Large-subunit ribosomal RNA, domain IV from a Candidatus Zhuqueibacterota bacterium, 363 nucleotides, folded computationally. Its mean pLDDT, the model's own confidence on a scale to 100, is 86. RNAcentral holds the full RNA, with entries from ENA. The source organism's lineage runs through Bacteria, Pseudomonadati and Candidatus Zhuqueibacterota.
Context: one part of a larger RNA
RNA sequence: CCCUCGUUAAGGAACUCGGCAAAAUGACCCCGUAACUUCGGGAGAAGGGGUACCCCGAUUAGGUGAAAGAUUUUACAUCUUUAGCCGAAAGGGGUCGCAGAGAAUCGGCUCAGACGACUGUUUACUAAAAACACAUGUCUCUGCUAAACCGUAAGGUGAUGUAUAGGGACUGACACCUGCCCGGUGCCGGAAGGUUAAAAGGAGAGGUUAUUUUGAAUUUAUUCAGAAGAAGCUUUGAAUUGAAGCCCCGGUAAACGGCGGCCGUAACUAUAACGGUCCUAAGGUAGCGAAAUUCCUUGUCGGGUAAGUUCCGACCUGCACGAAUGGUGCAACGAUCUGAGCACUGUCUCAACGAGGGGCUCG
Numbered sequence: 001c002c003c004u005c006g007u008u009a010a011g012g013a014a015c016u017c018g019g020c021a022a023a024a025u026g027a028c029c030c031c032g033u034a035a036c037u038u039c040g041g042g043a044g045a046a047g048g049g050g051u052a053c054c055c056c057g058a059u060u061a062g063g064u065g066a067a068a069g070a071u072u073u074u075a076c077a078u079c080u081u082u083a084g085c086c087g088a089a090a091g092g093g094g095u096c097g098c099a100g101a102g103a104a105u106c107g108g109c110u111c112a113g114a115c116g117a118c119u120g121u122u123u124a125c126u127a128a129a130a131a132c133a134c135a136u137g138u139c140u141c142u143g144c145u146a147a148a149c150c151g152u153a154a155g156g157u158g159a160u161g162u163a164u165a166g167g168g169a170c171u172g173a174c175a176c177c178u179g180c181c182c183g184g185u186g187c188c189g190g191a192a193g194g195u196u197a198a199a200a201g202g203a204g205a206g207g208u209u210a211u212u213u214u215g216a217a218u219u220u221a222u223u224c225a226g227a228a229g230a231a232g233c234u235u236u237g238a239a240u241u242g243a244a245g246c247c248c249c250g251g252u253a254a255a256c257g258g259c260g261g262c263c264g265u266a267a268c269u270a271u272a273a274c275g276g277u278c279c280u281a282a283g284g285u286a287g288c289g290a291a292a293u294u295c296c297u298u299g300u301c302g303g304g305u306a307a308g309u310u311c312c313g314a315c316c317u318g319c320a321c322g323a324a325u326g327g328u329g330c331a332a333c334g335a336u337c338u339g340a341g342c343a344c345u346g347u348c349u350c351a352a353c354g355a356g357g358g359g360c361u362c363g
Stems, first nucleotide, its partner, number of pairs: 001358008010349002014347001019344001027051005036041001038173001052095005062086003067081005072075001096100001108342007115334002120132002137170006148157003174329004179259003184256002186252005193247003199241002204236005211228007260278005287321001288318001299315005
């Protein structure tokens, strides 16, 4: 010097990002216990008092209940009496110590807010949470050989279930609620018209050429060059017919999503219930709001402090809240997060002493 402990004057969070760590609290009995509340809780709320030993209380209260007797519906029955054993408390008196739950084990508490209702689950080895799940709610699919899923298939799960069932999606107890927009995207429905594939269809066009024909040559019957060109074969091929889909027409937002701007106006000023105008599918309703969301910002006011970028209550100018990507509340709950207080302390002012184990030296 390090580690693990013990004690500490006065102060008592001045430490620190932060009371981290430590201290304090602690058992049992009695008294007593607020706001709030879903009437269950909150609650061990909080806050107080007691606790040892001896005698009396006490041949006690109380518990257990052998055995005996009686009755009859003869039974593991009912009734009566009680032996034995266990055995308090209140209260009263006394004794000792600084101290009586004498050691050890063994809740610190309160107030306010945020988030999540709750018990649960999670990153095995840096995250336990406000994340996930959850009961609840809603939408949607599915009529059974169900939908959905696994598998090439057979087959299987769903389910030895049957719409009070099963799958998917979102929300997330409970209370009060959940506004407007279907223009875009999606989904559902519709079928008049437009568009549209394969296929059908075959107008027409091209190639080939029997044959005919023109010219030339000549060994008079052939050769060469050119033109026209049937049938067949072949290369193509227009009109026309032709489903779903798309266009189109409706519906649907607890489907994906979206939810304005400018100007003027009241007899102080300020503000604008009111008016005008442009745009939109519709222009954000209730509620909440400097918020886990607020840039400016330590917004402004109030509270708490001697002093408060945090905290609580308001205001509303919401850069950029807002209603099941749920809104606002909410008792209980939380090794959650934030702020304040009481108690308590070596966290600190400011360090000291002690114990054990290392380190160091010798061996």